[in-house]
């Protein structure tokens, strides 16, 4: 380095829900909060689902696949 995610250790992220803001909506952002996670970091490339001011646009990466970057350890 690759591969794996058992074992630890240091940590990390953060569902539902509540509050505020924002959007036409799905939803998003911040604070609280923790269902869970091992990429539940990032990317809308493919599929899937959702939204409708509608034939076009948007959302979900914690839906699946793919790409890419990173921490720890080595049964």
């Nucleotide at each position: 380095a690759a591969c794996a995610g058992a074992u630890a250790a240091a940590g990390c992220c953060a569902a539902a829900c509540c509050u505020g803001c924002u959007g036409g909506a799905a939803g998003g952002c911040a604070g609280g909060g923790a269902c869970g996670g091992a990429a539940c970091g990032c990317c809308a490339c493919g599929g899937a689902u959702c939204u409708u001011a509608c034939c076009a646009a948007g959302a979900u990466a914690g839906c699946c696949g793919g790409g890419u970057u990173g921490c720890c350890u080595g049964a």
Model confidence (mean pLDDT): 83 of 100. c-di-GMP-I riboswitch aptamer from a Pseudomonadota bacterium, 75 nucleotides, folded computationally. Of the family's consensus pairs, 100% are formed in the model. The source organism's lineage runs through Bacteria, Pseudomonadati and Pseudomonadota.